[in-house]
RNA sequence: GCACCCGUUGUCCAACGGAUAGGACGCAGCCCUCCGAAGGCUGAGGUCGGGGUUCGAUUCCCUGCGGGUGCG
Numbered sequence: 001g002c003a004c005c006c007g008u009u010g011u012c013c014a015a016c017g018g019a020u021a022g023g024a025c026g027c028a029g030c031c032c033u034c035c036g037a038a039g040g041c042u043g044a045g046g047u048c049g050g051g052g053u054u055c056g057a058u059u060c061c062c063u064g065c066g067g068g069u070g071c072g
Base pairs, nucleotide, nucleotide: 001071002070003069004068005067006066007065010025011024012023013022018055027043028042029041030040031039048064049063050062051061052060
């Protein structure tokens, strides 16, 4: 330099173009308890940036940035 893949809460993963963006762990609060790290309930927290297509974009297209793999 070229090609391909990836980028979603703190972490790891989901999400036929149309749901309030879902789950596990973690975190916070409450309940339970002699105390709790066990169990139950509740809650906070996210789509890499910029354009485009569309009635509608996490999803499709372009570009930039970052990461990975391969080739040279």
A computed fold for a 72-nucleotide RNA from Tumebacillus permanentifrigoris, annotated as transfer RNA. RNAcentral holds the sequence, with entries from ENA. Rfam family: tRNA. The organism belongs to Tumebacillus, within Bacteria. The prediction has a mean pLDDT of 81.